[in-house]
RNA sequence: GCGGGCGUAGCUCAGUGGUAGAGCAAUCCUCUGAUAAGGGAUUGGUCGUGGGUUCGAAUCCUACCGCCUGCU
Numbered sequence: 001g002c003g004g005g006c007g008u009a010g011c012u013c014a015g016u017g018g019u020a021g022a023g024c025a026a027u028c029c030u031c032u033g034a035u036a037a038g039g040g041a042u043u044g045g046u047c048g049u050g051g052g053u054u055c056g057a058a059u060c061c062u063a064c065c066g067c068c069u070g071c072u
Base pairs, nucleotide, nucleotide: 001071002070003069004068005067006066007065010024011023012022013021018055026042027041028040029039030038048064049063050062051061052060
């Protein structure tokens, strides 16, 4: 320099055009003589950034940023 993949909650990830979710973690409640495990509830998101397409974009297109990887 050229190509490919990834970027979504504190962490690991799902969601491939129509209201953003799960598990773990955190807080509270329940259960217990107490603790752990179990059960319930709550909190937590400008979906990497800008622009475009569309009635509607996490999703499609584009540029850039970061990480990983292949080739030279």
The RNA shown here (transfer RNA) has 72 nucleotides and comes from a Candidatus Microgenomatia bacterium. Lineage of the source: Bacteria > Bacteria candidate phyla > Candidatus Microgenomatota > Candidatus Microgenomatia (nom. nud.). Rfam family: tRNA. By type it is a transfer RNA. The sequence is in RNAcentral, with records from ENA.